[in-house]
RNA sequence: AGAGUUUGAUCCUGGCUCAGGACGAACGCUGGCGGCGCGCUUAACACAUGCAAGUCGAACGGGUCUCACUCUUUCGGGGGUGGGAUCAGUGGCGGACGGGUGCGUAACACGUGAGCGACCUGCCUCGAGGUGGGGGAUAACCCCGGGAAACCGGGGCUAAUACCGCAUGGUCUCCUUUUGCUGCAUGGCGAGGGGAGGAAAGCUCCUUCAGGGGAGUGCUUCGAGAGGGGCUCGCGGCGUAUCAGCUAGUUGGUGAGGUAACGGCUCACCAAGGCGACGACGCGUAGGGGGUCUGAGAGGACGGCCCCCCACAUUGGGACUGAGAUACGGCCCAGACUCCUACGGGAGGCAGCAGUGGGGAAUCUUGCGCAAUGGCCGAGAGGCUGACGCAGCGACGCCGCGUGCGGGAGGAAGGUCUUCGGAUUGUAAACCGCUGUCGGGGGGGAAGAAGUCCUGUGGGAGGAAAUGCCCAUGGGUUGACGGUACCCUCAGAGGAAGCACCGGCUAACUCCGUGCCAGCAGCCGCGGUAAUACGGAGGGUGCGAGCGUUGUUCGGAAUCAUUGGGCGUAAAGCGCGCGCAGGCGGCUUUGGAAGUCUAUGGGUUAAAUGCCGGGGCUCAACCCCGUGUGUGCCCAAGAUACUCCGAGGCUGGAGACACGUAGAGGCAAGCGGAAUUCCGGGUGUAGCGGUGGAAUGCGUAGAUAUCCGGAAGAACACCGGAGGCGAACGCGGCUUGCUGGGCGUGAUCUGACGCUGAGGCGCGAAAGCGUGGGGAGCGAACAGGAUUAGAUACCCUGGUAGUCCACGCCGUAAACGAUGGGCACUGGAUGCGGGGGGGAUCGGCCCCUUCCGUGUCGCAGCUUACGCGUUAAGUGCCCCGCCUGGGGAGUACGGCCGCAAGGCUGAAACUCAAAGGAAUUGACGGGGGCCCGCACAAGCGGUGGAGCAUGUGGUUUAAUUCGAAGCAACGCGAAGAACCUUACCUGGGCUUGACAUGCACGUGAAAGCCUCGUGAAAGCGGGGCCCUCCUUCGGGACGCGUGCACAGGUGCUGCAUGGCUGUCGUCAGCUCGUGUCGUGAGAUGUUGGGUUAAGUCCCGCAACGAGCGCAACCCUUGCCGACUGUUGCCAGCGAGGCCUACGGGCUGUCGGGGACUCUGUCGGGACUGCCGGUGACAAACCGGAGGAAGGUGGGGACGACGUCAAGUCAUCAUGGUCCUUACGUCCAGGGCUACACACGUGCUACAAUGGCCGGGACAAACCGUUGCGAGCCCGCGAGGGGGAGCCAAUCGGAAAAACCCGGUCUAGUUCGGAUUGCAGUCUGUAACUCGACUGCAUGAAGUUGGAAUCGCUAGUAAUCGUGGAUCAGCUACGCCACGGUGAAUCCGUUCCCGGGCCUUGUACACACCGCCCGUCACGCCAUGGAAGUUGGGAGUGCCCGAAGUCCGUGACCGAACCCUUUGGGGACGGAGCGGCCGAAGGCGAGCCUGAUGACUGGGGCGAAGUCGUAACAAGGUAGCCG
Repeated sequence: AGAGUUUGAUCCUGGCUCAGGACGAACGCUGGCGGCGCGCUUAACACAUGCAAGUCGAACGGGUCUCACUCUUUCGGGGGUGGGAUCAGUGGCGGACGGGUGCGUAACACGUGAGCGACCUGCCUCGAGGUGGGGGAUAACCCCGGGAAACCGGGGCUAAUACCGCAUGGUCUCCUUUUGCUGCAUGGCGAGGGGAGGAAAGCUCCUUCAGGGGAGUGCUUCGAGAGGGGCUCGCGGCGUAUCAGCUAGUUGGUGAGGUAACGGCUCACCAAGGCGACGACGCGUAGGGGGUCUGAGAGGACGGCCCCCCACAUUGGGACUGAGAUACGGCCCAGACUCCUACGGGAGGCAGCAGUGGGGAAUCUUGCGCAAUGGCCGAGAGGCUGACGCAGCGACGCCGCGUGCGGGAGGAAGGUCUUCGGAUUGUAAACCGCUGUCGGGGGGGAAGAAGUCCUGUGGGAGGAAAUGCCCAUGGGUUGACGGUACCCUCAGAGGAAGCACCGGCUAACUCCGUGCCAGCAGCCGCGGUAAUACGGAGGGUGCGAGCGUUGUUCGGAAUCAUUGGGCGUAAAGCGCGCGCAGGCGGCUUUGGAAGUCUAUGGGUUAAAUGCCGGGGCUCAACCCCGUGUGUGCCCAAGAUACUCCGAGGCUGGAGACACGUAGAGGCAAGCGGAAUUCCGGGUGUAGCGGUGGAAUGCGUAGAUAUCCGGAAGAACACCGGAGGCGAACGCGGCUUGCUGGGCGUGAUCUGACGCUGAGGCGCGAAAGCGUGGGGAGCGAACAGGAUUAGAUACCCUGGUAGUCCACGCCGUAAACGAUGGGCACUGGAUGCGGGGGGGAUCGGCCCCUUCCGUGUCGCAGCUUACGCGUUAAGUGCCCCGCCUGGGGAGUACGGCCGCAAGGCUGAAACUCAAAGGAAUUGACGGGGGCCCGCACAAGCGGUGGAGCAUGUGGUUUAAUUCGAAGCAACGCGAAGAACCUUACCUGGGCUUGACAUGCACGUGAAAGCCUCGUGAAAGCGGGGCCCUCCUUCGGGACGCGUGCACAGGUGCUGCAUGGCUGUCGUCAGCUCGUGUCGUGAGAUGUUGGGUUAAGUCCCGCAACGAGCGCAACCCUUGCCGACUGUUGCCAGCGAGGCCUACGGGCUGUCGGGGACUCUGUCGGGACUGCCGGUGACAAACCGGAGGAAGGUGGGGACGACGUCAAGUCAUCAUGGUCCUUACGUCCAGGGCUACACACGUGCUACAAUGGCCGGGACAAACCGUUGCGAGCCCGCGAGGGGGAGCCAAUCGGAAAAACCCGGUCUAGUUCGGAUUGCAGUCUGUAACUCGACUGCAUGAAGUUGGAAUCGCUAGUAAUCGUGGAUCAGCUACGCCACGGUGAAUCCGUUCCCGGGCCUUGUACACACCGCCCGUCACGCCAUGGAAGUUGGGAGUGCCCGAAGUCCGUGACCGAACCCUUUGGGGACGGAGCGGCCGAAGGCGAGCCUGAUGACUGGGGCGAAGUCGUAACAAGGUAGCCG
């Protein structure tokens, strides 16, 4: 510090996700030791039991026990005095601290900084005084009584540091009065006069004969301090505006009450205020802070442990006591709950420490000790202390240590993988040597302890002295942890390693299993037979007594952006204006100093924490010490540039004024013509109208057309323009009236008067609503006609609202420049509109310049790109609005507005891993341009109908083996299925196998040959003959048998593959290097202008070159030449043979020839080379000459980058997988030939351009020795016999056929030949299933083939025959090849199909066979509405009204003081009663919020449901908004 994920790829936007850190955690697996921390986050749920606050006898009286002394005794004991212990009580102090929890609380609760001129303060410290003298009670105790108990009542006795008077009293308090100083207004501090009021308590010790004295400690008054508290104020820290208004003690005043104290705190009266968009009030949530975590920081989140503050103590209310009270372990009342009960009444409060139940994913021992620290009481000893110190449990966290160290093989075994060679685990182990941490055994053994007290000694102040007090110094005494830490020693590698991960992110890879199953998954995504992604294993990586997972939080996230983002198209500018508040604001002088600033000073910012330095535990964690910091607040001092406040000035901003000026700016009234429709009339006749074509409709009752007249409503052609005006919406005939704004010029006035603008107010297209008019045309709805599968549409004929007017609503829009307003600045070019100035001119035109407006193109700059570009989307400032992933949804609920329609505001659950913008390359379009191709058209012949052949589907079958599947499967693999082939089926056999290699053993034989039985054969069983070769004598070769390795498989996977092939396509394309452009994908080149069959060539050009393709080179064919000359040829010469009408003809047969044809080889030839024209002076094209051939001469071979997971595992090869007496192999028979059908490809036909008969002519290529087979003979024939010749330019197949000549034939035929019968031939072991051919007989369908569809552009189609491969034969009519005869047509490129280039649109990219929308049906999920039902919360009115304070009363009660005649009275207090207030409770109407609800609404999600086709290409009616 970033990374993954939207795409075919790219850039951007944007969300999701990951890597890091942290935790009071939990869960899974695992677990050796120690240290230090931490440990109910949930039920502030309920609690058994024990403990957590007492203490003081030096305040007081008594009970009990005990000790000493003493007195007495009936020896049992009893009394007195003193001491000790103990019990309850009176009294004092403490229980307001310490400890717990976070319910409540949005508040002066907390934090911070101030204030109190408005306050209190026990214990403690300091200072100044006082402490005199009396009185009456009461608990304990005793007696009586009530009660189950808790406990209570009555009577009697008694003490005090308990209680009550009195005295004294100041510098105390109050009243009054005189006066000084001082402060910040109310004040503070002093000095004096007068008056009034108010205190107390003792106890212990020492000394003394005693009165007394002394010491200590209390008590009391006053002042001061310290510490603690109370109150007030500024500022700060939360979510919601779908909470916008709140408020009656409310705000203030006067007076009173109350308090420690101010105060509306409380009350009476008076006034009507107070708070609020700077967010009152309400609702939700929440203890606050120091700090903790994270982060670079700013921030964000949090507030467990520790510290501070607050609040609370079962819930609610209340006071009492007290210095102090929210009184946790006090009291009273009410509620709920629990317990006891004798049913009458009582008791209780763990959110103290342990512990229990419960809840929960989850959180500990009913431990030890007061030794230390601290607290309370006490004079002290000491007591108490679940505060605290320790220990226990828990890997909950942090830190430290260990589980050993060294040596040890070209490397054991085992495991795993393997290309079988090996690799890896791996120096790892074994083995050898060594060490001894931790744990274990044995032994030693701290620090934490200083004090206090007791007992000695010495000294000091004070005092008459002593006690006491102070200082120093000996001895004794105190440890829960704990025999712990630590140390020594013994034995012994002995007891101590796991967890997660290994597709990318992200470090780490193989095998097996599984087969979209089981499963994984943080995101992207894995799994459908080779899964590095599932599960296991081996190996590896990471961390390590832990490792993973889950949850939460910060980070990454600049993804709420102050630091530090955006808004033309990605989410985002309000439709537009006016304008209150608010924010911001020109030049200049001056005063102030609020903001701001300062190496200024002061206060505070608690401690802990964090950082730095140091120190202590062996280190660390942890702990201790020190320093700075602590960005904040307050006070003070200073500065004055900027902002601000005040005062003054200025004119440039703004406004006013004057004079001009353009304009569909607005409102109102009036007027006009054209057109349309309607009405009346005329002319006129059969149609009109409408469409793609039609029909509905109108018309013989006279339409349309045409002419005249009239009526009505709406809109204003031309001008008219990228033109003008307006804030926007919007504004268009003409005239008039009223009226708004702009611009220019002038520089006369004001003197910052300005900009923006949350709320608010106004304007606001169309549609729509209300009332009333109006209604020509147009025209939702509606009707009809068409179209269509349907057509509730598009098209047509009609047509109502509406469109128009008036008034009133609505308030939206793709209200768009998808671009808020203002000001300033920053190169230009050009057009248009309005105004001014200048030059020139007689004037116009023209030129220069200036201001305003409106367009276009463009520099810099900006932008993801597109683009923007002085009219900014550039550079800055000011103000407003808005955005924060997609869907859900602009929906629901609530509120406001509206007559309604609806508008404004505006969520959540749930769900997705994207949704998007721009641009790129493709592909596609019922987009465009250009151009090709037998693509169409033109033409010729076919297919589709028939019969047959053949292939396929289907069906059938024991099997009908398998593959091929649109073009590009289907006469295809098959260039030969009767057996074989053969892979299929049935049956019968074999098991090292039909075939290969190796090893071991056996054998000399086996093999081979002959043969027997059985059998369908294979096979099984048997007999006979034969008895190998080499040798170094070990053995080897060869073969067989047995056994082991292995063979074998046409079993599967062509979607694991190689190779080969098809196809687009013989189409003209496909790319690269370098350079350049672009952020990039990519572009350029390859586009453009021409041209070509061609990316062929030329020109141009940020490209220049190059490669694979094209073309050429190769083969063949056409012309010529040279060479060649047998088996080919025969012109001329000679000969032979044959025929002869004697002229001659025929015959390569021979001699010979080398002319010709031909064979074959090598050359030549054609290159747009030449001429003319066109073209750009090019390439090239057109025409021509010559030429056998002319623009590639014809044909072939040759197939770019790639596409189709195209085809083939059955040609072959091959990974994986499966079978192994069977999925291998052998044999016999059957099947692949089935047949109701369907399709493809063919053959033969339907006939006269023909059939048949007879006669006659001309090829090319090819084949032939288990072969072709001549002549001859036989057979009607297939064929047979026979065998010459030929290994083939020699011989043979071989006749070519169409053709030519002659003859004959006219209808289902003399066409056609299927089918069937009989008889044959040939091949073959064998023609039944299932061969071909021959003869005779039979003679079917068929008379040119519907929709549709195929081939072909010249030696082509058509037609005619010939040959070959395979092959015993053949189902070949197939295929491949050969020649013979030999056409027609091409205007043209609109259309169909395919293709190329450019361009355009795109929501497509497995790419239009694409994508995708909505209803319906089904499943699941969350959610709205809903008659209601049922909880919770806060208020409010009324009723009732506990405890209790306060007020009143108080005839009853009461010791203290007063009076008194002792009876009593008074004062004062109280019970009781009454009153105000008052918790819980009750009643009522509402409010907020949750759960639930028949039914209902839409929504989301869900591999293969239904209907249609809305959108994306002009998406087939452009789309979209209202």

Model confidence (mean pLDDT): 85 of 100. Predicted 3D model of a 1522-nucleotide RNA (small-subunit ribosomal RNA) from an uncultured bacterium. Rfam family: Bacterial small subunit ribosomal RNA.